[in-house]
């Protein structure tokens, strides 16, 4: 000094001005809604997608099974999960370290394209070997070669293919085959040791060699009611319709005609009170909670446990949390001058200077995680190489 890998972390940055926005407390006015002034608060790391897994509500449920969905090495951690953590084993990487829907194909059915003969109870294109028959030919000892049919024997050779029923040898055979054996390599099963466990170490046994796919049906384990704050609870009008009681129907209840009285006109599907459902609108849920921060203690770690300490500190409902300006402050390109290095190209690091840049994305009962998306910088560990002492 360079390439690297992994954990974390801030996150349209500060400080001022001006003008607005929501909500809480307090005060003025006010009968109330309200206004005004002052003060205090006022987005995320992912507030997002809504993909998992609870809180909480209602609804439904004796008990048990059946179907249907879902997880799928191990221990463990959680309130729970498909999430975390630490391991096992499989991959990739030179390493740090990353990646895995990783149970079962030795319970059963299915399926394996093209392309081969053949693709799982195997199977014979070619090749090799054996037997017959036909032909040609060599010796002529009724023994041998060539080649073409027919039968039949072989999975060692060669082709196909992603994949072809262990591997090399060496025996055996007519040719060949685990057909027998040694050696390796894998399954199985038994012993001994280490692990809480998955699993690993050794040691032995049996020709047992047994293809792939379960993200085909499908066995196993093991979990699971069903809808979301538009849940759901209260208080609830105006109007119009239920239910009741009184009044009153040509002997007029109660209305219109400016206040009274006359008069007059309407007028019975009517008038006045009560009640009781629902709707509009409101009030709660709804911000103190599997809460945060310090420490200490357990624990490799997810995490737990104790003490202290803090919390009025978004809570909106067509939905506030913003704009503008200024001074600094981050990256970036380019030019600059100085200082290092290096043959050089050119690099680093400070200066000024012109110009550009600052993402993703916004609460909407909560609260755990996972995913994704995101313009820049900040630190810990650690791995390779290189070069100096």
């Nucleotide at each position: 000094c360079g390439g690297c890998g992994u954990a974390a972390c801030c996150g349209g940055g500060a400080c001022g001005a001006u003008c607005g926005c929501c909500g809480g407390c307090a005060u003025c006015u006010g009968a109330a809604a309200a206004u005004a002034u002052g003060u205090c608060g006022g987005a995320g790391g992912a507030a997002a997608g809504u993909c998992c897994g609870a809180a909480c509500a209602c609804c439904g449920c004796a008990g048990g099974g059946c179907a249907g969905g879902g997880u799928g090495c191990u221990c463990c951690a959680u309130a729970a999960c498909g999430u975390g953590g630490a391991g096992u084993c499989g991959c990739g990487g030179u390493a740090a370290c990353g990646c895995g829907a990783a149970g079962g194909a030795a319970a059963g059915u299915g399926c394996c394209a093209c392309a081969g003969a053949a693709a799982a109870c195997a199977a014979a294109c070619c090749g090799c070997c054996c037997g017959g028959c036909g032909c040609c030919u060599g010796a002529u000892a009724u023994c041998g070669g060539g080649u073409g049919c027919c039968g039949g024997g072989u999975a060692a050779g060669g082709g196909u293919g992603a994949a072809a029923c262990g591997g090399u040898g060496c025996g055996g055979u007519a040719a060949g085959a685990g057909c027998g054996c040694a050696c390796c390599a894998g399954u199985u099963c038994c012993c001994c040791g280490g692990g809480c466990g998955a699993c690993c170490g050794g040691g032995g046994a049996a020709g047992c060699u047994a293809g792939g796919c379960a993200a085909a049906c499908c066995c196993c384990a093991c979990c699971c009611g069903g809808u979301g704050c538009a849940a759901g609870a209260c208080c609830g009008a105006a109007u119009a319709g239920g239910g009741g009681a009184g009044c009153g129907c040509u002997u007029g209840a109660g209305g219109g005609c400016g206040g009274c009285c006359c008069g007059u006109c309407c007028g019975a599907u009517g008038c006045u009170c009560c009640c009781g459902g629902g709707u509009a609108g409101g009030u709660c849920g709804c911000a103190a909670g599997a809460g945060a921060u310090g420490c200490c203690g357990g624990g490799c770690a997810a995490c737990c446990g104790g003490c202290a300490u803090c919390c009025g500190c978004a809570g909106a409902u067509g939905a506030a949390u913003g704009a503008u300006c200024g001074u600094c402050g981050c990256c970036c390109c380019c030019a600059u001058a100085c200082g290092g290095g290096g043959c050089a190209a050119c690099c680093c690091g400070u200066u000024u200077g012109c110009g550009g840049g600052a993402a993703c994305a916004g609460a909407a009962u909560u609260c755990g995680g996972c995913u994704u998306a995101c313009g820049g910088g900040u630190u810990g560990c650690g791995c390779c190489g290189g070069c100096c002492g």

Background: The RNA shown here (Bacterial RNase P class A) has 389 nucleotides and comes from a Desulfobacteraceae bacterium. It was read from a public genome assembly, where an Rfam model found it. Of the family's consensus pairs, 95% are formed in the model.